[in-house]
């Protein structure tokens, strides 16, 4: 910073950007410089090297090759080679360097001490001393065995090998003396005993190297010892040489190190033993620190060497490049026996994502060894390979605008790449090439010198390499990864939940900045990226630095043990603190300053740092310990009073049930309704007797008790506790409590008793699709008592316990005091308890608040994302149920709190609507019209689907229309502009073909203006063709769009500014009381104002006035056949006023306003009309229309003829006409309004039974016409039937529009006369000039209305009301909903796939015990088969004993084998439950009162 949400705060996990790296993969790759390179198989190894040296410590003793000398030459002699080389003997190294980290949780490492408990080869210093014999043996000769390795016999030989003597103390051992202690000893010193040499080498010699002995040091190393550094209690006990004494033995040297004995201790919760992981440090990596992770490279330390034991030599090993034994493995072998150990350097193989060359030199550092030259030295010094890591440089630079070309994008104009390239001019670092050419070198040898010291020669793997110099020439040198957010950087194709992408959150279903590719851009740059790891961000284990009422957390509750903490004065001490000093805290590293490679990187001096640990010396304020007191914590005592507190024992009434008795007589009992059940064998009711259980109403109260569980009739007997008053006693005696001990409700278990109501389970009756349920009717365990287990709970205040401080009200139980009184209240105070509200403060926030969740101290539990899981194993505990203690694999990004807005409810509360209900009329049935779906069809074009589609688009389909289908044509097209080129036509006429469209053939034949002024020839118009951009589409996408529109809904709401309030989301205003049609006004009020909407304002209507008066009116006059001439009162027209405002009255009321009433043509928006806020439904419409994208282009474009939208088993919807008498039928007689009309309305007159027709008057309309208005009324007739109803549906014959009437128009006559007799569930309108009913008109239109529009006659009925259904506003509530209940979600089941428990078992790996066997070696023993030099002895001269080797045997032991445990992996028929998974099935548990409140 991203992610849970609409949104918001906080909780909380995931994931991101930083550095790091012994790294590995992809892509790319110019140079140099300094580092680094098997993390995995301590797997196996082929070859080479990786420790040798000394002849100045010894015996022996070559060759080649060159000289010489004889020889004619092979050849032989001598010289030199050389006292050399190799091999013996000896000394000194070989124990150092070097490699790996297997083991090991340890005094192994650090780091600070002890050694008075030790050793030390070689090196320095110092002191004495090197004296005098002797015996062997290797080499070597001779010999014998084996395949070989290698081994025997026999002779001879030397030493600085080896043995003995002699000297000798300051060593060693005993006596004593001084000093010093830690009291063990220890130094220093007298005396008396015991002990040793190489008599050596070099040297002409001086003189050098060596050797013994002691003593010092110095450098190194054993040993112990504080004290510090993993994980696991699902390891709780471990231990017999185990602990300790004592005496032997051993060891350099302390100890149970070993052994004998004697005693029984000896570790552990501070965590013992067991089991897992692991070499430790100094560092390195991060990080602000603290602190996390890591120990590869360099240094230090350990521990290891093919695996286990073992010891030997030697100063130093139990020994990488020595022995010896067991194993296991490779190799040789003549089969009999032998040989080897790269975790040394190179290298091989194999494992693996993955780690180099079988290189060069000892020139320098270092090391062995030599007196020295020298020798050795895979240590080290270089070089090769790897971009592995760091650091450093280039890959050019400057000018260059027609802003080139190429590429991408475009609104086609133009922008980008881009000064980028081209192109001029510069300059050459790295790289090639060519010349020169190093520090790194001290030393050595030889001379000379008495020396310091000089002179000559010599010594370089790196390397012809660094560096330095010259010519050339832009020449030979750039990729990597991003581009939705985070996170810097957007466009274009293609793709079409596909292909893919992804660190997280997500992208991707035809307009992907998210894939792929392009263009362009960021960002790093000889690198980029992934990927693994480790820190950080994570305050996400929080010491520094978090929590626990609801987010994960307070133990169910209480006593108490360790342990942690602990009032107050006063003296001591100085462990802890604290100052100051000192010692170490290895270099390296980090950090600073300074220097050397050209700079960095790297290296080098100096300095600081290493926060740590020793010792020393002060300091006393705190803790701590030691003493000694105080009383205010705690605790005693004396004296009250309150209480369902606890147990036992007794006892009382109501009330249910049963059971006897009476009365009585048909039902009773249940429920929404009902059955089941009970009752004529007499129920229920009812009286009156008895049994026998359990619980105890009122009284009862956020009343009182107890530590919680929990306790309620009354009476008695033991008993805990707390409180108040008083202030006598004690003298911190206290708080908390991990372990443990007690308690602990219900249900449950076991053994005995009891059993009256209720009552899991079970039965039966309902409900319902089902009902293993709610509901009834039964009913069993259990509910009760006693003894014993069980040990859970929303065991809740979701708040551990203790002590203190911190503003307040009001209530209530317990005691106690004050005033007052005569007493008692009322008031007032204190104490303890228990409640309500609320300040500060504190919380995510709600919400707490002296009873804190506030401010602090102590101490105990607990929490670390959701699921999986409180589950699985494994311990305990438990008769069992189970209880506890308790993971992990795997899996999601979220789970989860509070509080917000909204939507929701089978929550609530107000209210309004023709929403119910009150009424009228209808649809649903019936024909028939129209629209729709379905079916068919060549085609029945298309769109519209709940309300808000379905007499809708369309206000009119025989052709057109038409968009559909057949058939036939055209292709710049039917239609618009352009440009080339070309023609003078085009139109019209004629012809043939054809259903037309057309196609083909003929005829026909232009116009203006220049120039020339004959032909002609340029521009232009205008037509045609050719050609090329185009054109054209009622395809496609209304989920890409505008722009109308519907709909909620003429519902009264939507919202803004500024303050306020809240951490925010937001509230607030807009909310209350009122009233209203209405967010309309009034009040109230942290809101105060405003905007769209509301209402108003337009329009028509109702009433009146003025104006004006022809086509209109007509009281009246004149004339008069129509009619005219005068006239505008009237009606009507139409323009423009007027009128209605709750103004007046009465009354209610704070006001708004409401009833009522008067007046008035109209009374409380007067009727109606039009106007539709913010938004909703990805609602409708690409087929009006415009339009983005995308498809077709001899076709999805055009044109034509025919056919089609009119089809018909059916199903809805909308209507008309009935079904009759309020009526049909015929005669007659009245009265509108509003509109249309010259392509037209059409008067009159004939003529037709009509529908029409012939003729044509009148009007472009208040003049003429359409035009008779009908129902109404009066008369007559028909009289209850499928009719004189009601007309559908046939047949004929006509009329009329129209090019045409057949699929298919209306109308008329004439005849036919068909369902139909008021219509189920169900459902629709409609509140007054309304319904209902009657009829005019009009658009459309040639011609077709039962439809839509508009007019006007006739004209009701009901509305008690707001329970109910429908929809709508506010307010409130609860919500797990926010795609908003058409939400949301839970379990079984069934498929798949994945992990993991249990499993008869089977195989591994480790480990303990008890035993068998036992290699080499070591100790010990031995009347010891045999061998034996120098030493002793011994006999008498060569024997024997001692003693040695050898050998026997004991012990002790690796390896092994036999039996039993424990641990702990891997496999396992089967099985268990768990996770994920797209639209599978059953069913609704739960979210609202989730429909039986959840838990």
């Nucleotide at each position: 910073a991203g992610u849970u949400u609409g949104a918001u705060c906080a909780u909380g996990g995931c994931u991101c950007a930083g550095a790091a790296u012994c790294a590995a993969c992809g892509c790319u790759g110019g140079c140099g410089g300094c580092g680094u390179g098997c993390c995995u198989a301590a797997c196996a190894c082929a070859u080479g090297c990786a420790a040798g040296u000394c002849g100045a410590a010894c015996g022996a003793g070559a060759a080649a090759g060159c000289c010489g000398u004889a020889g004619c030459a092979a050849u032989a002699c001598g010289g030199u080679g050389a006292g050399u080389a190799c091999a013996g003997u000896g000394g000194c190294g070989a124990c150092c360097g070097g490699g790996u980290g297997a083991g090991u949780a340890a005094c192994a490492c650090g780091u600070g001490g002890a050694u008075a408990a030790c050793c030390u080869a070689c090196c320095g210093c110092c002191g004495a001393g090197u004296g005098g014999g002797g015996a062997a043996u290797a080499a070597c000769c001779c010999u014998g065995g084996g395949a070989a390795a290698c081994c025997g016999g026999g002779g001879c030989u030397a030493a600085u090998a080896c043995c003995g003597c002699a000297u000798a103390a300051c060593a060693c051992c005993u006596c004593g003396g001084g000093a010093c202690u830690u009291c063990g000893g220890u130094c220093c010193u007298g005396g008396g005993g015991u002990u040793g040499a190489a008599a050596c080498c070099c040297g002409c010699a001086a003189g050098g190297g060596g050797c013994u002995c002691a003593g010092c040091g110095a450098g190194g190393g054993g040993u112990c010892c504080g004290c510090g550094g993993c994980c696991g209690a699902u390891u709780a006990g471990c231990u017999a040489g185990u602990u300790g004494g004592u005496g032997a033995g051993g060891u350099a040297a302390c100890g149970g190190c070993c052994c004998a004995c004697c005693a029984a201790g000896g570790c552990a919760a501070u965590g013992a033993u067991c089991g897992g992981u692991a070499g430790c440090c100094g560092g390195c990596c991060u990080g602000a620190g603290a602190g996390g992770g890591c120990g590869g490279a360099c240094g230090g330390c350990c521990a290891c060497a093919c695996u286990g034991g073992a010891a030997c030599u030697g100063a130093a090993a139990c020994a990488c490049g020595g022995u010896c034994c067991a194993g296991a493995c490779u190799c040789c072998u003549a089969c009999g026996g032998g040989a080897g150990g790269c975790a040394g350097c190179a290298g091989u193989g194999g494992g693996g994502a993955a780690u180099u060359u079988u290189g060069c030199g000892c020139a320098a550092u270092g090391g062995g060894g030599g007196a020295a030259a020298c020798c050795c030295u895979g240590a080290c010094g270089c070089a090769g390979c790897a971009a592995c890591g760091c650091c450093g440089c280039g890959u050019g630079g400057a000018c260059g605008a027609u802003g080139a070309a190429g590429c991408u994008u475009c609104u086609u104009g133009g922008a980008g790449u881009g000064u980028a390239a081209a192109g001029u001019c510069c300059u050459u670092u790295c790289g090639g090439c060519a010349g020169g050419g190093a520090c790194g070198a001290a030393g050595g040898u030889g001379g000379a010198g008495c020396a310091a010291u000089c002179c000559a020669c010599u010594u370089g793997a790196c390397g012809g390499u660094a560096c330095c110099u010259g010519a050339a020439g832009a020449a030979g040198a750039a990729g990597c990864c991003c581009c939705g957010g985070c996170u810097a950087a957007c466009u274009c194709c293609g793709u079409g939940c596909c292909a893919g992408c992804a660190g997280c959150c997500g992208c991707g279903g035809u307009a992907a900045u998210a894939c792929g590719g392009g263009g362009g851009g960021g960002g790093c740059g000889a690198g980029c990226g992934u990927u693994g790891u480790u820190c950080g961000g994570a305050a996400u284990c929080a010491u520094u630095g978090g929590g626990c009422g609801u987010a994960a957390a307070g133990g169910g509750c209480g006593c108490g043990u360790a342990g942690g903490c602990g009032g107050u004065g006063c003296g001591g001490u100085a462990a802890g603190u604290c100052u100051g000093g000192u010692g170490u805290g290895a270099a390296a590293u980090c950090c600073c300053c300074g220097a050397g490679c050209u700079u960095a990187a790297c290296u080098c001096g100096g300095g600081u740092c290493c926060c740590g640990c020793g010792c020393c010396a002060g300091a006393a304020a705190c803790u701590g310990c030691c003493g000694u007191g105080c009383u205010c914590g705690a605790g005693u005592g004396u004296g009250g009073g309150a209480g369902a507190g606890g147990a036992g024992a007794g006892u009382g009434g109501a009330a249910u049930u049963c059971c006897c008795g009476g009365u009585g007589u048909a039902g009773c009992g249940g429920u929404g309704a009902a059955a089941u059940g009970c009752g004529u064998a007499g129920a229920u009711a009812u009286c009156g007797g008895g049994a026998g259980g359990a619980a105890c109403a009122c009284c009862c109260g956020u009343g009182g008790c107890g530590a919680a569980g929990g306790c309620g009739g009354c009476u008695c007997u033991c008993u805990g506790g707390a409180c108040c008053a008083c202030a006598a006693c004690u003298g911190a005696c206290g708080c908390u409590g991990a372990g443990g001990c007690g308690c602990g409700a219900a249900a449950g278990c076991c053994g005995g008793g009891g059993g009256a109501g209720c009552a899991a389970a079970c039965a039966g009756g309902a409900u319902u699709a089902g009902a293993u349920a709610c509901c009834c009717u039964g009913g069993u365990a259990g509910u009760c008592c006693c003894g014993g287990c069980c040990c859970u709970a929303a065991a809740c205040g979701a708040u551990g316990a203790a002590c203190a401080c911190u503003u307040g009200g009001c209530g209530u139980g317990a005691c106690g005091g004050g005033u007052c009184u005569c007493a008692a209240c009322c008031c007032c105070c204190g104490u303890c308890g228990u409640g309500c509200c609320g300040g500060a403060g504190c919380u995510a926030a709600c919400g707490c608040g002296u009873u804190a969740a506030g401010u602090g101290u102590u101490c105990c539990g607990c929490c670390u994302g959701g699921g999986g899981a409180g589950u699985a194993c494994g311990g305990u505990c438990g008769c069992a149920a189970g209880a506890u203690u308790a993971a992990a694999a795997c899996u999601c990004a979220a789970a989860g709190g509070a509080a917000u807005u909204g939507a929701c409810g089978g929550g609530g509360g107000u209210c309004c609507g023709c929403a119910c209900a009150a009424g009228c009329g209808g649809u649903g049935g019936a024909a028939c019209a129209u629209g729709u779906g379905g079916u068919u069809u060549a085609a029945u074009u298309c769109g519209a689907c709940a309300c808000u589609a379905c007499g809708c688009g369309a206000g009119g389909a025989a052709c057109c229309u038409u968009a559909c289908c057949u058939a036939g044509g055209c292709u710049u097209g039917a239609c618009a502009u352009g440009u080339a080129u070309u023609u003078g036509a085009u139109c019209g006429c004629u012809g043939u073909g054809g259903a037309a469209a057309c196609a083909c053939a003929g005829u026909u034949u232009u116009c203006c203006g220049g120039g020339u002024u004959u032909a002609c020839u340029c521009g232009g118009a205008c037509a045609g063709a050719u050609a090329c951009a185009c054109a054209g589409g009622u395809g496609c996408u209304g989920c890409a769009u505008g722009g109308c529109u519907g709909u909620c809904g003429u519902c009264a709401g939507c919202u803004c500014g500024u303050g306020u309030c809240g951490u925010g989301a937001g509230a607030u205003g807009u909310u209350u009381g009122g009233u209203u049609a209405a967010g309309u006004c009034c009040u109230c009020u942290a809101a105060c104002g405003a905007g769209c909407g509301c209402a108003a304002c337009u329009c028509c209507u109702a009433u009146c006035u003025u104006u004006a008066g022809u086509u209109g009116c007509a009281a009246c006059c004149c004339a008069u056949u129509u009619u005219g001439g005068g006239g505008c009162a009237c009606u009507c027209u139409a323009a423009a006023g007027a009128g209605a405002c709750c103004g007046c009255c009465u009354g209610g009321g704070a006001a708004a306003c409401c009833a009522g009433g008067a007046g008035g043509a109209a009374g409380g928006u007067g009727g109606g009309a039009a106007u539709g806020a913010c938004g909703u439904c990805a609602a409708g419409u690409c087929c009006u229309c415009a339009u983005g994208g995308u498809c077709c282009u001899u076709a999805u474009g055009u044109c034509u003829a025919g056919g089609g939208c009119u089809a018909c088993a059916c199903a809805c919807g909308u209507g008309u006409u009935a079904c009759a008498a309020u009526g049909g039928c015929u005669g007659u007689u009245a009265c509108a309004a509003a509109g249309g009309g010259u392509u037209g309305c059409u008067a009159c007159u004939u003529c037709g039974c009509a529908a029409g027709a012939a003729g044509g008057u009148g009007c472009u309309a208040a003049u003429c016409c359409c035009a008779u208005a009908a129902a109404a009324g009066c008369a007559g007739u028909c009289u209850a039937a499928g009719u004189u109803c009601g007309g559908a549906u046939u047949g004929a014959g006509g009329u009329c529009u129209g090019c045409a009437a057949u699929u298919c128009g209306a109308c008329c006559u004439c005849a036919u006369g068909a369902a139909g007799c008021u219509g189920a569930a169900a459902u629709c309108g409609c509140u007054a000039g309304u319904a209902a009913u009657c009829g005019u008109a009009u658009a459309u239109c040639a011609g077709a209305a039962c439809g839509a529009u508009a007019c006007g006659g006739u004209g009701a009925a009901u509305a008690c009301g707001u329970u109910c259904u429908c929809g709508g506003a506010c307010c409130u509530u609860g919500u797990a909903c926010a795609c908003a209940c058409c939400g949301c979600c839970c379990g079984u089941c069934a498929c798949a796939c994945c992990a993991u428990g249990a499993g008869a078992g089977c195989u591994g790996u480790u480990u303990g015990u008890a035993c068998u066997c036992g290699a080499a070696g070591c100790u010990g023993c031995c009347u010891u088969a045999g061998c034996u030099a120098a030493c002793c002895u011994u006999u008498u001269u060569u024997u024997g004993g001692g003693g040695g080797c050898g050998g026997g045997u004991a012990g002790u032991u690796a390896a092994a084998g036999u039996a039993u445990g424990g641990a702990u992996g891997g496999u396992g028929a089967u099985u268990g439950g768990g996770g994920u998974g797209a639209a599978g099935u059953c069913g609704u548990a739960a979210c609202a009162a989730g429909g039986u409140a959840a838990c």